[in-house]
Context: one part of a larger RNA
């Protein structure tokens, strides 16, 4: 200079505390680890691996096994030969790639030599590799951390590493911003400048609205109409310690208050400094050695990645009465829809099926659930939980036995609030309730979004953990 101390102090943070809510038991579900297998493909491994890649493993995907083929190859690009490309039939094989035999067919351009495209043979340059190295690397990424702090130029001080500035003294979310100073300035980073939400105008006014009039109906903007409002989206104002008292150094501020839709970063997002962990990925892609070239390449059908004495993470779904169940009845936001999403109608206890209006969507499709009325249930392994299992079925799909979602009856396991220990969360948050998307033929308790209902606590910073500055001790580097 650092880094380190169970050395001092100063600060911060859902770090503790003050609370609600869980996880760890209990049943599934999905990843991991271990075992098993012919294989059970690979990676990822303390925080920051383990509902991770994997925004979807029946076949494909796929990279594994075992078998069944192939050798200029599935795929490029040169070069010679023959044939237009192309479609049909058939035979071997459990299967299917693969082989073999059979027919039909002649097209575009043309200087009539040929040529453009394709297929089939041959030949070698090559091609392929999801082989190996993330300790050879590019690019992206995670992490400390949205933590305030990393540094440079010149002076200036030190023989020299260096130091100084960037240390003090108040502040601040903040090296924010003031004042002091041998240091004056400046980069990157905070901030702000982007997007969304709160309020109000203005301009538009259909698919969207309906206040006023006029028409109709069991009803309903349904017509005519209207442009007020609600929304819709463009462009604007608006908040700045901007004003007032108190404090404070007269500064930066901090604190009450007015106004106001909102007040001191208004909520939210997007943004991640120098630079760490030789942190991740050669399996997105791209690349240097290396290493396989009748194979470590390529085709297939077939099984595996779904395996189960176990152990772990991480959801879900319960243990009920603030529930369950049954019947009435209302209220969203934000997405997708033509290979597609589908009303009304009729058929099935139902999953579903027929059929197909309407819609290239502010026009048509998607019932929101929890909420609220009322009935029953009476505290029990229950009408409580829904797990296994049987048997009938529905859908997608060549095809649902290894292995798919659902659906209906039967069946009715554990489970009585879960030990050390652990984890999220300070407000439209936690909790709780559903709704859409993306992948995607079909499969979501996962992810990614949406709105509905809506608490409880912070006295504090004495400890635990992490982090930022001052100092101050080291036999470390």
């Nucleotide at each position: 200079u650092g880094a380190c101390g169970g050395g001092g102090g100063c600060c911060c943070a859902u770090a503790c505390a003050a609370g609600c809510g869980g996880u760890g038991g209990a049943g599934u579900a999905u990843g991991u680890g271990g075992u098993u297998u012919a294989a059970u493909u690979c990676g990822a491994u303390g925080c920051a691996a383990c509902g991770c890649g994997a925004a979807g493993a029946a076949c494909c995907u796929u990279a594994c096994c075992a078998g069944g083929g192939u050798u200029u190859g599935a795929c490029a690009u040169c070069c010679u030969g023959c044939g237009a490309a192309u479609c049909c039939c058939u035979c071997g094989u459990u299967a299917a790639a693969c082989g073999g035999g059979a027919g039909g067919g002649u097209g575009c351009c043309u200087u009539c030599g040929g040529g453009a495209g394709c297929g089939c043979a041959g030949u070698g340059a090559c091609a392929g590799g999801u082989g190996g190295u993330g300790c050879a690397u590019g690019g992206c990424u995670g992490u400390c951390g949205u933590c305030a702090g990393c540094u440079c130029g010149u002076g200036c001080c030190g023989u020299g590493a260096g130091g100084u500035g960037u240390u003090g003294g108040g502040u601040u979310a903040a090296g924010u911003c003031c004042c002091g100073c041998a240091a004056c300035g400046a980069g990157c980073g905070c901030a702000a400048c982007c997007c969304c939400u709160g309020u109000c105008c203005a301009u538009a006014g259909u698919u969207g609205c309906c206040a006023u009039c006029a028409g109709g109906u069991a009803a309903u903007g349904c017509u005519g109409g209207g442009a007020a409002c609600u929304c819709u989206a463009u462009g604007g104002a608006g908040a700045c310690u901007g004003c007032c008292g108190g404090u404070g150094a007269u500064a930066a501020g901090c604190u009450g208050g007015a106004g106001g839709a909102a007040g001191g970063u208004g909520g939210g997002g997007a943004c991640g400094a120098c630079g760490u962990c030789a942190a991740g990925u050669c399996c997105u892609c791209a690349u240097g050695g290396c290493c396989c070239u009748u194979a470590c390449g390529c085709c297939c059908a077939g099984g595996g990645c779904u395996a189960c004495a176990c152990a772990c993470g991480u959801a879900c779904u319960a243990c009920a009465a603030u529930g369950g169940u049954c019947g009435g009845u209302a209220c969203a936001g934000a997405a997708g829809g033509u290979u597609g999403c589908a009303a009304u109608a009729c058929c099935g206890c139902g999953a579903g099926g027929u059929g197909g209006a309407g819609c290239u969507a502010a026009u048509c499709c998607c019932u929101a659930a929890a909420a609220c009325c009322g009935g029953c249930c009476u505290c029990a392994g229950u009408u409580c939980a829904g797990a296994u299992u049987a048997c009938a079925g529905u859908c997608u799909g060549c095809a649902a036995c290894u292995c798919g979602a659902c659906u209906g009856u039967a069946u009715g396991a554990a489970g009585g609030a879960g030990g050390a220990a652990u984890c999220g969360c300070u407000a439209g948050u936690a909790a709780u309730c559903g709704c859409u998307g993306a992948u995607c033929a079909g499969c979501a308790g996962g992810c990614a979004g949406c709105g509905g209902u809506g608490a409880a606590u912070a006295c504090g910073u004495u400890c635990c953990c992490g982090g930022g500055g001052c100092u101050u001790g080291u036999a470390c580097a």

Small-subunit ribosomal RNA, 3' major domain from an uncultured prokaryote, 477 nucleotides, folded computationally. The full RNA is in RNAcentral, with records from ENA.